[in-house]
RNA sequence: AGGGGAGUAUUUUCAACGGUAGAAUAGUGGUCUCCAAAACCAAAGGUUAAGGGUUCGAGUCCCUUCUUCCCUG
Numbered sequence: 001a002g003g004g005g006a007g008u009a010u011u012u013u014c015a016a017c018g019g020u021a022g023a024a025u026a027g028u029g030g031u032c033u034c035c036a037a038a039a040c041c042a043a044a045g046g047u048u049a050a051g052g053g054u055u056c057g058a059g060u061c062c063c064u065u066c067u068u069c070c071c072u073g
Stems, first nucleotide, its partner, number of pairs: 001072007010026001012024003019056001028042004049065005
């Protein structure tokens, strides 16, 4: 330099036919226990990397940029 993939909750791992963004895990509160752990229950948590475009409607489609990984030279 060229080609390809990935980016979504406070942590981590991931879902989501163009039509209300959800799980698991950690964390928080509760039940249980002499106390803890485990188990169970509950609540909270989102500028879907950034900016544009298409559309009645975009996490999803298109363009540019950023970060990161892989391949070629």

The RNA shown here (transfer RNA) has 73 nucleotides and comes from Klebsormidium nitens.
Its Rfam family is "tRNA".
The coordinates come from a structure-prediction model, not an experiment, and the mean pLDDT is 82.
The source organism's lineage runs through Eukaryota, Viridiplantae, Klebsormidiales, Klebsormidiaceae and Klebsormidium.